[in-house]
């Protein structure tokens, strides 16, 4: 310093997201959908694929920062 789960209130078909109250954790748990993964909509010739969404606290990557 940042905030999990969970409570409320609001978006959103959903996954999720915003605020508020809460701290599991975290040395980048700041930022960015590029690559994988995992979700969630719809479509398809449906062991599986194609599109469009979502997740940066799944991991890779980039890119800025703090101490020393």
């Nucleotide at each position: 310093g940042c905030a999990a789960a969970c409570u409320c209130a609001c978006c959103g078909c959903g996954a999720g997201g915003u605020g508020a109250g809460g701290a599991c954790g975290c040395a980048a748990a700041g930022c960015c959908a590029c690559g994988g993964g995992u979700c969630c909509a719809g479509g398809c010739g449906c062991a599986g694929c194609c599109u469009g969404g979502a997740u940066a606290g799944c991991c890779g990557g980039g890119u800025u920062g703090c101490c020393g």
A computed fold for a 68-nucleotide RNA from a soil metagenome, annotated as c-di-GMP-I riboswitch aptamer. RNAcentral holds the sequence, with entries from MGnify.